[in-house]
RNA sequence: CGGGCUAUAGCUCAGUAGGCUAGAGCGCCAGGCUGGGGGUCUGGAGGCCGUGGGUUCAAGUCCCGCUAGCCCGACCA
Numbered sequence: 001c002g003g004g005c006u007a008u009a010g011c012u013c014a015g016u017a018g019g020c021u022a023g024a025g026c027g028c029c030a031g032g033c034u035g036g037g038g039g040u041c042u043g044g045a046g047g048c049c050g051u052g053g054g055u056u057c058a059a060g061u062c063c064c065g066c067u068a069g070c071c072c073g074a075c076c077a
Base pairs, nucleotide, nucleotide: 001073002072003071004070005069006068007067010026011025012024013023019057028044029043030042031041032040033039050066051065052064053063054062
């Protein structure tokens, strides 16, 4: 320098022929059961989807730029 993949809740991920208000598990908080812990059950908080634009009536989901991580290639006295 060229190409590819990834970027959604604290963590690990799901969510594509764009559409009704964005989900799961673990973790966290509260409560029930238990003498307590553990365990289990119920409820709850928590993300606007890396970032900046564009297309559209409508975008996590399509297009472009940028950033970060990983991989491949090229370059390398």